[in-house]
The prediction has a mean pLDDT of 82. Small-subunit ribosomal RNA from an uncultured bacterium, 1517 nucleotides, folded computationally. The RNAcentral record of the sequence draws on ENA and SILVA. Its Rfam family is "Bacterial small subunit ribosomal RNA". Gene Ontology terms of the family: ribosome and structural constituent of ribosome.
RNA sequence: AGAGUUUGAUCAUGGCUCAGGAUAAACGCUGGCGGCGCACAUAAGACAUGCAAGUCGAACGGACCAAAUUUUUUAGUUUACUAAGAGAAGAGGUUAGUGGCGGACUGGUGAGUAACGCGUAAGCAACCUGCCUAUUAGUAUGGAAUAACAGUGAGAAAUCACUGCUAAUACCGUAUAAGCUGCGAAUAGCACAUGCUAUAAACAGAAAAGGAGCAAUUCGCUAAUAGAUGGACUUGCGUCUGAUUAGUUAGUUGGUGAGGUAACGGCCCACCAAGACGAUGAUCAGUAGCCGGACUGAGAGGUUAAACGGCCACAUUGGGACUGAGAUACGGCCCAGACUCCUACGGGAGGCAGCAGUCGGGAAUAUUGCGCAAUGGAGGAAACUCUGACGCAGUGACGCCGCGUGCAGGAAGAAGGUUUUCGGAUUGUAAACUGCUUUAGACAGGGACGAAACAAAUGACGGUACCUGUAGAAUAAGCUCCGGCUAACUACGUGCCAGCAGCCGCGGUAAUACGUAGGGAGCAAGCGUUAUCCGGAUUUAUUGGGUGUAAAGGGUGCGUAGACGGAUAUACAAGUUAGUUGUGAAAUACCUCGGCUUAACUGGGGAACUGCAACUAAAACUAUAAAUCUUGAGUACUGGAGGGGAAAGCGGAAUUCCUAGUGUAGCGGUGAAAUGCGUAGAUAUUAGGAAGAACACCGGUGGCGAAGGCGGCUUUCUGGACAGCAACUGACGUUGAGGCACGAAAGUGUGGGGAGCAAACAGGAUUAGAUACCCUGGUAGUCCACACCGUAAACGAUGGAUACUAGGUGUUGGCUGUGAUGAGCAGUCAGUGCCGUCGCAAACGCAGUAAGUAUCCCACCUGGGGAGUACGACCGCAAGGUUGAAACUCAAAGGAAUUGACGGGGGCCCGCACAAGCAGUGGAGUAUGUGGUUUAAUUCGACGCAACGCGAAGAACCUUACCAAGGCUUGACAUAUACAGGAAUAAUAUAGAAAUAUGUUAGCUCUUCGGAGCCUGUAUACAGGUGGUGCAUGGUUGUCGUCAGCUCGUGUCGUGAGAUGUUAGGUUAAGUCCUGCAACGAGCGCAACCCUUAUUUCCAGUUGCCAGCACGUAAUGGUGGGAACUCUGGAGAGACUGCCGGUGAUAAAUCGGAGGAAGGUGGGGAUGACGUCAAAUCAUCAUGCCCUUUAUGUCUUGGGCAACACACGUACUACAAUGGCCGUUACAGAGAGAAGCAAAAGAGUGAUCUAGAGCCAAACUUAAAAAGCGGUCUCAGUUCGGACUGAAGGCUGAAAUUCGCCUUCACGAAGUCGGAAUUGCUAGUAAUGGCAGGUCAGCAUACUGCCGUGAAUACGUUCCCGGGCCUUGUACACACCGCCCGUCACACCAUGAGAGUUGGGAAUACCCGAAGCCUGUGAGCUAACUAUAUGAAGCAGCAGUCGAAGGUAGAAUCAAUGAUUGGGGUGAAGUCGUAACAAGGUAGCCGUAGGAGAACCUGCGGCUGGAUCACCUCCUU
Repeated sequence: AGAGUUUGAUCAUGGCUCAGGAUAAACGCUGGCGGCGCACAUAAGACAUGCAAGUCGAACGGACCAAAUUUUUUAGUUUACUAAGAGAAGAGGUUAGUGGCGGACUGGUGAGUAACGCGUAAGCAACCUGCCUAUUAGUAUGGAAUAACAGUGAGAAAUCACUGCUAAUACCGUAUAAGCUGCGAAUAGCACAUGCUAUAAACAGAAAAGGAGCAAUUCGCUAAUAGAUGGACUUGCGUCUGAUUAGUUAGUUGGUGAGGUAACGGCCCACCAAGACGAUGAUCAGUAGCCGGACUGAGAGGUUAAACGGCCACAUUGGGACUGAGAUACGGCCCAGACUCCUACGGGAGGCAGCAGUCGGGAAUAUUGCGCAAUGGAGGAAACUCUGACGCAGUGACGCCGCGUGCAGGAAGAAGGUUUUCGGAUUGUAAACUGCUUUAGACAGGGACGAAACAAAUGACGGUACCUGUAGAAUAAGCUCCGGCUAACUACGUGCCAGCAGCCGCGGUAAUACGUAGGGAGCAAGCGUUAUCCGGAUUUAUUGGGUGUAAAGGGUGCGUAGACGGAUAUACAAGUUAGUUGUGAAAUACCUCGGCUUAACUGGGGAACUGCAACUAAAACUAUAAAUCUUGAGUACUGGAGGGGAAAGCGGAAUUCCUAGUGUAGCGGUGAAAUGCGUAGAUAUUAGGAAGAACACCGGUGGCGAAGGCGGCUUUCUGGACAGCAACUGACGUUGAGGCACGAAAGUGUGGGGAGCAAACAGGAUUAGAUACCCUGGUAGUCCACACCGUAAACGAUGGAUACUAGGUGUUGGCUGUGAUGAGCAGUCAGUGCCGUCGCAAACGCAGUAAGUAUCCCACCUGGGGAGUACGACCGCAAGGUUGAAACUCAAAGGAAUUGACGGGGGCCCGCACAAGCAGUGGAGUAUGUGGUUUAAUUCGACGCAACGCGAAGAACCUUACCAAGGCUUGACAUAUACAGGAAUAAUAUAGAAAUAUGUUAGCUCUUCGGAGCCUGUAUACAGGUGGUGCAUGGUUGUCGUCAGCUCGUGUCGUGAGAUGUUAGGUUAAGUCCUGCAACGAGCGCAACCCUUAUUUCCAGUUGCCAGCACGUAAUGGUGGGAACUCUGGAGAGACUGCCGGUGAUAAAUCGGAGGAAGGUGGGGAUGACGUCAAAUCAUCAUGCCCUUUAUGUCUUGGGCAACACACGUACUACAAUGGCCGUUACAGAGAGAAGCAAAAGAGUGAUCUAGAGCCAAACUUAAAAAGCGGUCUCAGUUCGGACUGAAGGCUGAAAUUCGCCUUCACGAAGUCGGAAUUGCUAGUAAUGGCAGGUCAGCAUACUGCCGUGAAUACGUUCCCGGGCCUUGUACACACCGCCCGUCACACCAUGAGAGUUGGGAAUACCCGAAGCCUGUGAGCUAACUAUAUGAAGCAGCAGUCGAAGGUAGAAUCAAUGAUUGGGGUGAAGUCGUAACAAGGUAGCCGUAGGAGAACCUGCGGCUGGAUCACCUCCUU
C1' cells in the first nucleotide's frame, strides 16, 4: 500500500466481497511446562447451608469463675497450727443488659435515569461538616428515673404485659461564660444587586461527665474561632435516535407575604398578574448508567464502557419516616403487594445485585478452599478482637508472554508409500546407524526475599521460587489450507449426483475447486470456524465527494427568519493572536532509567493530557458603535423597440349547416376495399343566409415575459426591460429554510356555447386473432364566465448573484464618432446564435449566455429492485397531490466511448442476381437415391444452400458391417516364453447345409549333432471389435469464395479499449494502379511464374507423312527414296496498353484505331488468404478414454441390404414431321488392350458361336462414329412412344429363384409439351449427336473424358438473392435463430388491509385510602421544673390535608394474533400474445383522461434522450 467482481474489450461511476488488527467470547479437532492477567455479557430469576460488622469492663449496675489476704463459727486443741462451713472485701478473667463509637465505610450490581445524572470550568455575599489539627476559655452545683435483675401472668412460637429494686460518660434543673445567638443607635473600610468585614454601648438567651493511675499525668467532656477533610446547593459549555412526535405548560411563569430547610428557591401555602418553554427542535416516543480510558485509524474520526480508577443510581416491588455529624439506611424500622417457609390456624419469620455454593436460563463463565503473615478498615489507652476488603492457593490454553518436544554426522540415495512417458521421479539426510547434550519432567541434597517499627515474637503462600548433584533421547505436535484473490499439485473415486463456496464461481466421464491418498504451503500448544467492532471505505467526504448525460438543481418568482456583504478614517476589544497563572486526580499510552534468568508483568522520573477558566497585551481582519463617501442598489428626466398582460369592439379567407337555382348518377374513401351518402336528386356548381372556432402570407436559431407561455386589426387600462444624461438618496445589497403568489395539457363543479376536430362508443376493413394501426360516423372534451386541481421529458435534463479569463463571425434594439450627414465604416451598451484558444471533463463535450478561475446563499444525492409503494399526517368535491419507509431479494443496475454483428436505416459497387433470351425441371413411363412404412434383418453414415445417380470407380456368393441357424474360445490374424508332440502338404472315405468332426494313404530339409526352420496341442501374457463418443482428437474434406480481402513492424493520435496505415478523389476483374493524406514500410491473399489450347521458327524424322524423282499394282506410301507439307515432340519467338488519336489532374486509367494468328487477365485448367459453421468423417486411416472377452470376437450355410398404400430429389426415354422407318455414304478426337483387344473366314434373323492372323501398340485390334444424302410415312395415340407381359434363346459365373445383362418374335400402357413454383447457361458457350475409359467374371439411363453440328440475347441496375466498401442507430456480443415485456397457472417467502381478539407500558378523571410527616383538638393521662393552678411542657386518643398499592371509566399508543383479501419478490425448459431495443416494422418517452385478457391502445399538450430524405438559417474553409 491494495486486490477480486458489471464488458467481447475499455474508461469512469457504483455497490458487494477479501487480505489487517482487536475480543470478558463460544464451537470443532488437538493438547508438554511455567509466569502474569481474566472468568454469568442471558433470569435486577429464585435461593438450601456456612461465613461477610463489630468493638469498648479504662462509661455503668449486675451475673458467673476466682488465687493470695482478712473476719467469724465448729471440731481436733489454751495460744500456735490443721480441717470443714459461712460472711464481707477482693487482684484477675468472662459478658447478657444500659451507655459510647462504628453498622452512611468497605464489598456487589447497572434495573432505573436523556437528568446539573455525568464530564469540564466556575460560583456559594445562600450552607453543613462526627472522628482529625491548631488556638482560647471552661469542666461548678443539684435532681428524678430506667433496663438488666426478681416475681406474677399471656402465647405453639415470635414475643409481650404488669408489679418491685438499681447504676452511669444515659436523662433533667440551677449557676457561670466569650459579639456564640437575638435585638440594635453609630463609625470606618470594601464589594458582586440583595450586601460583606472590622469596631461597638445597653438588654436578653444558651454548656459540661467523668474514667484510669499512689501520683505526675493522661484519655475524655463543654463553648467558641480557624484549618483540613467530606458533603449540600446554583450556573456556563458539552452529552444518542426519531418531525411519519409541533405545539407544550395551572404551581405552570413571575410578584407580595407567611411557612419550611443546614441553606437559596413554587420547596410549600394564601393572594395578585398572565406569563414560561419551543423550528438553535419544546413536548412525546424509543434506546442508554456517565467518565478517565479500551479497540481501531496516518490523522481527523468511528466503536465501546469487562477487568483497574472517579462519580451516580439501586438493594424482592412500591411508599414512608425515625435515629444520627452524615441515611430517607444491601446484611436497621413501619406499611402495602408478590413469593417462600413455620404454625397448635389464633399468628409469626424471610430477602446472596457481599464470598463460596444450588436450581433455572443459556452457545457460555470457576472452590460451599487457606490466612489475617502483609496492605487497609472498625472499636479500644493498650494488649487485642473483628474483617469472604485483602493476601494466597484451586478450576479453565479464555488471553498475553517465555521455554521445550533434541543437536551434529550419515547415500546402498535402503525398505515401504505415491507417481510414471516404465527410463525414472518424489517422500529424502528424512529414517536406520554413529557420536553428543539434558532445558522442562523424575529422584536426591540445600533452601529464601516478602518482616517495616522495636530488643524479641510473628509466613497463609510453602519445603514454594531458586541452587547443586544423578540417569537417560529418554516422557511431550497438531491444526488449517493448496482454482484466482493467496504461499502451496498430482493420482484415484464420483459424473449438475454426492458435495464445495468469503466474492468470482466449481461438479453434466480425463475436476490442481467435491471425497480420499501421496506430496506441498502456512501457523504452532495451538490451529480453524462463527459472532461483534474499527480499518481498507475519500462508500456521509471538517481534513476529504458530488448534482448537463452515471444517484442528484426545487416548475417559476416575491419575500420572512437566518447566512454572507462596497470605500474612507475613528473608537471598542466579542471573535482572533501572543504571554502568564490555575486546573486538566491516579492508573493507562509515549520517552527514559530500574526489578523479577528474558519477556509479559512491574517500580521511579520526565514529557504529554491538543481542553476549560482567569489575567495582561496587540489591533491587521471579522463583529459592534457612531461618522463620512459614491462606484453596488434605487429614484427623477429624455427617447425609441416589443405576439408582455386585462377588457371591449371590428374584419376577411376557409369548413359545416339551411334555402333556392342549374344538373345527373354516382359521390366518398383506401395499399386494395367496404361501411357511409345519393334517383325522396347527392357529389359538382351558382346565389343568399346562419353559427362557432382559429387567425394563411409577413414569419426569421427574430421579439416579449420570472416561468408556464404570447401571433388578424382598432381602442382603453396596465407591468417590465433597454439606451442616453448624471440631478437626487447614500449600502438602502445578494441569497433565501418555512410562507405567499403564479403555474401547459388533461381532469372536476355550476351556467352558457358547440362549426370543425375528437378519448369513449358503433360499424367496415386488415389479421391466425386485432378490444390496434387504416376507413365511415360519433359523445364528453376542446371555446366563454366564475371556482377548483398543482402536475409534465414544467429541459439548456445545466439554481441564483458578483468579479475575472484569447479571438472570430452573424443577428435584434439603442447611442457615439465618421461619412454626400446617404449607403456604409469604426466604437460602445443590452439581448440572442454559431465556431474556437487556454482551462475543465470518464468521455461525449462546455468554452465571456462556462460544464473555466474564485466568493456567498439555497435545494438535492449516497448500489439495483421492493417503491415514489405501504402506513400516518396535511391539502383536494373527486381524480389525486405533497411528505415518505421497512421486511425481503440481487451482485450487479447504470454512464460515455470502442470493435464487431444486425436493421422490414442510408449511399456506392459487383455477380447468369434480376432483366433480355435459349433449353429445361415440376405432369407421363422407367432408372436411381432419400424419407416413411414394413420386416427376423430390410447394416451404417450424409439432412437448407453446402444430404438425397452422395460414401458406393459398379450388393447373385464373396463384398457385408445386418438377420436366422449351426460351430470355436490364446481364438480367423501378431509377438513372446515354457512344456509336449509332429514335416508341411497332397489325395481320398463317411456324417453334415457347410463350417467341422472321425478315419485311410502318400509324405521332410539343414545341422557344428546341442539344435534350428515349419506345423499341432497345452498354459500364460494377450489377440480381436465396421462396439460408443467427429461435442476428447490428428489427418482429410465441404462452404462462404477465386469473394478481395486479412494482418504486422516502427511512428503518430487517444487515459484506454482502440484508431491511423486499409479512409478520401479517380480507376480496376482485383487493397489493381495513380494522386492526396501522420504516416512510412512489410507479409499472407490478387496478378504473374506452371500445364493446355490458338500462330509461327529451328532441330529431329519412325511405327507417322508423300510435294518433287523413280519403280510397281485392279487398288493402297506398296517399294526405292525424300525431309518439302501434315503430324509427332523438344527448344524458341510472339502480346507489353508497346504504337497513334481522344478523354482524364500532366497521373493511374479508359475509349477508338493501326498492325497482328491472337488485344487489353486471348480461351481453359491447376492454384482457395486470415477466418466462419463444436459443418462432415472414430465405417478409409490413425488415435485418447469408455465398453466387450465361451462374445459386441471369429467360422459357416441360407436370407437381407433389391420389401411397397405413399412423398421428395436427380436422371433417361418420350409425347413426334427440325420427326420415325428403310436405304446409301464421308469426316473425328481422346482412349484401352496379354487370365487382354481380337481381324479375316464360316454358322445363326440376332444376341452370339466356331476359329484364331496380328498386336505388349503413331505399326495390330477395339472401330461401326452419330450427323449427312435419297426414298417412304402425312398428323393419327399414328410406321410416334416404348413401359409392362408372354414365349424362345445367348453370355458371364460353382451358382442368375429371391436378384444380372443381351437377342428374336409377339403384346403395345401412360404420354399430344406439363399448375403453383423453380433450374442451368453470355460463345465454340447453351442446345444437340455420338465415341471412349475407369469400376468390372458379368451388369451403366450414373460418373470421368473426347470430338462433331452449333445458336439466341444482355436496354439496363428500379426490384428479388448473395457478396464487398463507407456511414448511421442499437437495450445485441451464444452477436436478430439476438434481446426482452405483461397477464394467467403452480410452489415458496416476507409484507399491507381486515369484523375483531389478546397483552404491555405511560398518562388522565373519579372512588377507596395503609404506614407516616405535618396541622388542629386534646374535657383523658403524666417522675424531674415550678409549687397549687383549668400552671408550664408533653403524651395517648380523635379529626383533617397529603398519600403507595388497589378499584372504576373513557380515550390515545405499542406489540402479537385473525376468516378473508391486495399487490410484491424468487423459482424448472408451463400458457397467451410480442409492448420495448434497428425507422423494432404505428418513432419512442413524460403528464393526464378514457378503454382493453395481457403486454398495451387512443385522445390532448409537451420533449428529443427519434432514423431517413428535403428545405431554410447560421457557421467553417